[in-house]
Context: one part of a larger RNA
RNA sequence: CCUAGGUAAGGGAACUCGGCAAGUUAGCCCUGUAACUUAGGGAUAAGGGGUGCCUUCGCAUGAGCAAUGCGGAGGUCUCAGUAACAAGGGGAGUGCGACUGUUUACCAAAAACACAGGUCACCGCAGAGCCGAAAGGCUGAGUAUGGUGGCUGACGUCUGCUCACUGCCAGUACCUGAACAUCGGGUUCAACCGGACGAAGGGCUGGUAAAGAGCGGGGGUAACUCUGACCCUCUUAAGGUAGCGUAAUACCUCGCCGCUUAAUUGGCGGCUUGCAUGAAUGACGUAACGACACUCCCACUGUCCCUACUUAGGACCUA
Numbered sequence: 001c002c003u004a005g006g007u008a009a010g011g012g013a014a015c016u017c018g019g020c021a022a023g024u025u026a027g028c029c030c031u032g033u034a035a036c037u038u039a040g041g042g043a044u045a046a047g048g049g050g051u052g053c054c055u056u057c058g059c060a061u062g063a064g065c066a067a068u069g070c071g072g073a074g075g076u077c078u079c080a081g082u083a084a085c086a087a088g089g090g091g092a093g094u095g096c097g098a099c100u101g102u103u104u105a106c107c108a109a110a111a112a113c114a115c116a117g118g119u120c121a122c123c124g125c126a127g128a129g130c131c132g133a134a135a136g137g138c139u140g141a142g143u144a145u146g147g148u149g150g151c152u153g154a155c156g157u158c159u160g161c162u163c164a165c166u167g168c169c170a171g172u173a174c175c176u177g178a179a180c181a182u183c184g185g186g187u188u189c190a191a192c193c194g195g196a197c198g199a200a201g202g203g204c205u206g207g208u209a210a211a212g213a214g215c216g217g218g219g220g221u222a223a224c225u226c227u228g229a230c231c232c233u234c235u236u237a238a239g240g241u242a243g244c245g246u247a248a249u250a251c252c253u254c255g256c257c258g259c260u261u262a263a264u265u266g267g268c269g270g271c272u273u274g275c276a277u278g279a280a281u282g283a284c285g286u287a288a289c290g291a292c293a294c295u296c297c298c299a300c301u302g303u304c305c306c307u308a309c310u311u312a313g314g315a316c317c318u319a
Stems, first nucleotide, its partner, number of pairs: 001314008010305002014303001019300001027051005036041001038154001052076010077081001089298007096290002101113002117152007129138003155285004160215003165212002167208005174203003182195004216234005243277001244274001255271006
């Protein structure tokens, strides 16, 4: 010096990206317990007290000064009585995901996947979907309260406008639309040429966005100023509604204001003209839950001030 442990006066996160690591707490009994809430929870919330052993008494069960349980009084020892082992640190705010679960065997456990619930499409069974060359098989010894596929993801409040484009569905007097067959031409046979008929598809007409998608610009205007309910205009298929908003989304940006600090590019609450939010690629809330992410407080500590000593084993030195 390294590895694994132990103990440290005073301070107590000043360490650090970050309390990482370590420490604190811990069992049982009594007491007591907030916001919020889906009324179940939250909750061992938080916080406070007790705990060994000896003597003795009462009560219950019991035949019983057997044993077990509950309770009262007195005494006694230690630094310490769940004396070892074992054995939650706690609280507050926010983001994301409702939850229990699942996952990258061997660098990722998560906000990813799944989920109950929601919704759309297809399918009447000799079906839809899938495997196989076929025979045949799965779904399914099921039958629309079922099965298959897509999206979303508990619950609560909701889910706006657009069918121009792409897709899908339905219709269609008419137009277009291949070959075969048919009719005609081709001196005979034929190649070949032409006419008529005419499927799907396309044109055309509608529908459909919890289908793929999309959801504007300029100018003026109110008796201070500012702002612009209002008006004009270009333009689109329609011009972003409710909600949320400097956000896991905001370039400018360390936006501005407030709280928190001695000091804050942090966190939280507001405002919000959103470079480039936005409604099942769901929007906004939400109790409970989380080895998730961020911030703060209490307790506690060798993380640190600032190191020291010590135990065991190495490295190392000498023989």